[in-house]
Large-subunit ribosomal RNA, domain VI from a metagenome, 252 nucleotides, folded computationally.

Context: one part of a larger RNA
RNA sequence: CGUUAGAAAAUUGAGAAGAUCUGUCUCUAGUACGAGAGGACCGAGACGGACUGACCUCUGGUGUAUCUGUUGUGGCGCCAGCUGCAUUGCAGAGUAGCUAUGUCGGGAAGGGAUAAGCGCUGAAAGCAUCUAAGCACGAAACCCACUUCAAGAUGAGUUUUCUUUUAAGAGCCGUUAUAGAUGAUGACGUUGAUAGGCUACAGAUGUAAAGCUAGUAAUAGCAAAGUCGAGUAGUACUAAUUGCUCGUUAGC
Repeated sequence: CGUUAGAAAAUUGAGAAGAUCUGUCUCUAGUACGAGAGGACCGAGACGGACUGACCUCUGGUGUAUCUGUUGUGGCGCCAGCUGCAUUGCAGAGUAGCUAUGUCGGGAAGGGAUAAGCGCUGAAAGCAUCUAAGCACGAAACCCACUUCAAGAUGAGUUUUCUUUUAAGAGCCGUUAUAGAUGAUGACGUUGAUAGGCUACAGAUGUAAAGCUAGUAAUAGCAAAGUCGAGUAGUACUAAUUGCUCGUUAGC
C1' cells in the first nucleotide's frame, strides 16, 4: 500500500516445512521343524544407541556490582577499622539467569490407494490360465494421520463484537520485562502492584564492627552473627502527572 467504511478479537486451511531411525535381551519355546547338531515364523514385553524438542526439580558448569579468607603496596594523621591498585590481585564458596554431561518427552497406533508379489472367479481357446470383464490381499515408498507456519491463498476467505461522529480504536509520552541491537512484542499507567524502595520469607556466605568476659598472649565466648545482585509475597513511600496527535465524507 492492497484486501472497497473504519476498528478489536477469534478462526478455516489452499499451500509449505519438519518428523519418519535402529539394536540387544526376556517370554512364547528349547515349542514348530530336524536323525542330530541346531533352532524359528507369528505375538507380547523390558532395556538401550544415535537424532531431536522442552526445561532447570535433581547432578554439575558459569555466575567480573554476593559473602568470606589472604599477599604486596598506596590512602583515610597514627592504632583499630575501612578503602584504591595489582588478570575479578589471588584463593574458597555461591542465589537468579543462561546452560549439558542433568531431567522429562518424541518418532505410537490406525486408515486409504498401491509396487513387486500371492490369490479367487473366469473366458478368448468346451481344457488350462491371477486378467481380457470382475473381485480379495500386499511395503519404511505415496495420500491422510503427528508437529509447526500459513488468507499478499491479489482466488486477499469465514465468524463475533464495537463505532454511526471529531466516533470506535490506535499512537505519542511515562513505569517496564517472560521481550529486545534499533524498531518490534508483552505487562502496567492512581478505578494502579509496572519498576524502584521498604518489610517478611526463601537462598548465599559463614559468626561483622564496637564493647564486655576468660586467657600472659595467640585466641575463644556473648553470636546461626553480620552482610548480601537478579528469587517469592506483601506494602502506594518514590516514579508511571497533565496532556497531545492520528483516525470520519462509505462507488453505481
It matches the Rfam family "Bacterial large subunit ribosomal RNA". The coordinates come from a structure-prediction model, not an experiment, and the mean pLDDT is 85.